Source information:
A computed fold for a 72-nucleotide RNA from a Candidatus Omnitrophota bacterium, annotated as transfer RNA. Rfam family: tRNA. The family's RNA type in Rfam is transfer RNA. The coordinates come from a structure-prediction model, not an experiment, and the mean pLDDT is 82.

[in-house]
RNA sequence: GCCGGGAUAGCUCAAUGGCAGAGCAGUUGCUUUGUAAGCAUCAGGUUGGAGGUUCGACUCCUCUUCCCGGCU
Repeated sequence: GCCGGGAUAGCUCAAUGGCAGAGCAGUUGCUUUGUAAGCAUCAGGUUGGAGGUUCGACUCCUCUUCCCGGCU
């Protein structure tokens, strides 16, 4: 230098162009003599950044940053 994959909640990851979700972690409560476990509840997001297409973009297109792998 070229090619491919990835970036979404604190962490691990979903989401076929149509309300951004789950598990774990966290808050509050229930339960217990107490803790753990269990149950319920609540909160947490500029979907790496910029632009474009579209009625509508995590999703499609362009540029760009970072990470991983391959080729030379």